[in-house]
RNA sequence: CUCAUCCAGAGGGACCGAGGGAACGGCCCGUCGACGUCCCGGCAACCGCCACGACCGCACCAGUCCGGUGCGCCUCGUGGAGACGGUGCCAAUUCCGUCCCGCGGCGAGAGCCGCCGCGGGGAAGAUGAG
Numbered sequence: 001c002u003c004a005u006c007c008a009g010a011g012g013g014a015c016c017g018a019g020g021g022a023a024c025g026g027c028c029c030g031u032c033g034a035c036g037u038c039c040c041g042g043c044a045a046c047c048g049c050c051a052c053g054a055c056c057g058c059a060c061c062a063g064u065c066c067g068g069u070g071c072g073c074c075u076c077g078u079g080g081a082g083a084c085g086g087u088g089c090c091a092a093u094u095c096c097g098u099c100c101c102g103c104g105g106c107g108a109g110a111g112c113c114g115c116c117g118c119g120g121g122g123a124a125g126a127u128g129a130g
Stems, first nucleotide, its partner, number of pairs: 001130006011040005019029003023098004041090003045087003049080006056072006094124001099121009
């Protein structure tokens, strides 16, 4: 840089001691010890593994045509196992929002505007694969 995914899942102990949840706002977590480090445990998202199917390639068989069998493995799809294959993860949807579009409700409320809610798309971030 590119692609895919991000409403599922999974915590105990020891040490430390004040902030942490990426920024900002909200809202949470935290001296009943958060965050972090280490140990142990767990989860199963991606790659990898296994099976099947599609596509593709090769070989063989049959042959007028349609085709059939086997092997391979690129890609794609479906399903499965394990966690002692490689990563990753174990508060809250990536905690929610932030930018754009649409819809609904409220406000004196048709329009503009403000607030609230819902849906879609982006941005940013995280993880994996390349």

Overview
Predicted 3D model of a 130-nucleotide RNA (SAM riboswitch aptamer (S box leader)) from uncultured Nocardioides sp. Its Rfam family is "SAM riboswitch aptamer (S box leader)". Rfam describes the family as follows. The SAM riboswitch is found upstream of a number of genes which code for proteins involved in methionine or cysteine biosynthesis in Gram-positive bacteria. The SAM riboswitch acts at the level of transcription termination control. The organism belongs to Nocardioides, within Bacteria. The model forms 94% of the base pairs in the Rfam consensus.